[in-house]
Context: one part of a larger RNA
RNA sequence: UUUGGCCUAAAGCGUUCGUAGCCGGUCUGGUAAAUUCCUUGUGAAAUCGCUCUGCCUAACAGAGCGGCGUGCAGGGAAGACUGUCAGACUUGGGACUGGGAGGAGUCAGAAGUAUGCUUGGGGGAGCAGUAAAAUGCUAUAAUCCCUUGCGGACUACCUGUGGCGAAGGCGUCUGACCAGAACAGUUCCGACGGUGAGGGACGAAAGCGAGGGGAGCAAUCCGGAUUAGAUACCCGAGUAGUCCUCGCUGUAAACUCUGCGAGCAAGGUGUUGCAUAUUCUUCGUGGAUAUGCAGUGUCGAAACGAAGGUGUUGAGCUCGCCGCCUGGGGAGUACGGUCGCAAGACUGAAACUU
Numbered sequence: 001u002u003u004g005g006c007c008u009a010a011a012g013c014g015u016u017c018g019u020a021g022c023c024g025g026u027c028u029g030g031u032a033a034a035u036u037c038c039u040u041g042u043g044a045a046a047u048c049g050c051u052c053u054g055c056c057u058a059a060c061a062g063a064g065c066g067g068c069g070u071g072c073a074g075g076g077a078a079g080a081c082u083g084u085c086a087g088a089c090u091u092g093g094g095a096c097u098g099g100g101a102g103g104a105g106u107c108a109g110a111a112g113u114a115u116g117c118u119u120g121g122g123g124g125a126g127c128a129g130u131a132a133a134a135u136g137c138u139a140u141a142a143u144c145c146c147u148u149g150c151g152g153a154c155u156a157c158c159u160g161u162g163g164c165g166a167a168g169g170c171g172u173c174u175g176a177c178c179a180g181a182a183c184a185g186u187u188c189c190g191a192c193g194g195u196g197a198g199g200g201a202c203g204a205a206a207g208c209g210a211g212g213g214g215a216g217c218a219a220u221c222c223g224g225a226u227u228a229g230a231u232a233c234c235c236g237a238g239u240a241g242u243c244c245u246c247g248c249u250g251u252a253a254a255c256u257c258u259g260c261g262a263g264c265a266a267g268g269u270g271u272u273g274c275a276u277a278u279u280c281u282u283c284g285u286g287g288a289u290a291u292g293c294a295g296u297g298u299c300g301a302a303a304c305g306a307a308g309g310u311g312u313u314g315a316g317c318u319c320g321c322c323g324c325c326u327g328g329g330g331a332g333u334a335c336g337g338u339c340g341c342a343a344g345a346c347u348g349a350a351a352c353u354u
Stems, first nucleotide, its partner, number of pairs: 004325003007308002012322001014202004021195003025089007033082001035078008048066007092192001093189003096185003105177006111155002116150002120146003126137002163170002207248006216242002222236003259321006267299014303310002327354003336347004
């Protein structure tokens, strides 16, 4: 080097954009870098094969011929594939147009019920809590009922293996701004593409810095119980935090434990969006059926798999590119480096042990 893997055994970067690199659709012509073939030169000796010779023989040595030297350089030929140059094409890709779908995003305004506090009134002894209790609240009038206002957070029902987003994630209404995807088209460009080491951006929760805010909930802390004990589970309080603005952190069972792109290869059945056709119609932005495309589920042939299972949304059959794995522990530790305010993150061993 060839050779094996990555759903669950070790192993897919959290996601995406993209530099270098690697890979790249159809047709025609040129070229001949690469490739293949022919040829010339060179490719030390020894070693190796055959024949002969010299030591008494052998080992060994010598001579001749052959081979090896798989390479390099020069010349020639071929023209399919790869490359390159030129021209063309439309299926990949992109643009445009059209009517629809959507909790995609940012900002602003508004609304809604509930909890809490509060104003006034009613009422007058308990309330709260648990398996049972107690701590706790309450004659300075609680709990409860009606009423006034304040404040913060949240967005029930609709809600759906339903939708949107690259992922994290996104759910009241209205408006402004902005992005993407699907479908359809007798439109346009014409390979403009795929992946992507480094690099950039985004990235739940918790945490950190500064300034606000603080209703409910609630790490830490304090009480009450339970218990042999109870630094817990249960109960009563309650601070950071949770919320907003700006900045940092950069990690998660960041999971479909399944990288991205392309082609090929049975179907059945739901559901979402768009389109087309038929049909029903109360003519409504209505309903039903069938078909196509795109998404999202389920069952399953072939095939695959150690099995569980996967199965046109593959873990099938192939191709391109990237990342990663190599017994368990030591250890995601130490040291060094980079980043960070810190917490820590990223990179990441060895001795030893088994």
A computed fold for a 354-nucleotide part of an RNA from a metagenome, annotated as small-subunit ribosomal RNA, central domain. The RNAcentral record of the full RNA draws on SILVA. The prediction has a mean pLDDT of 88.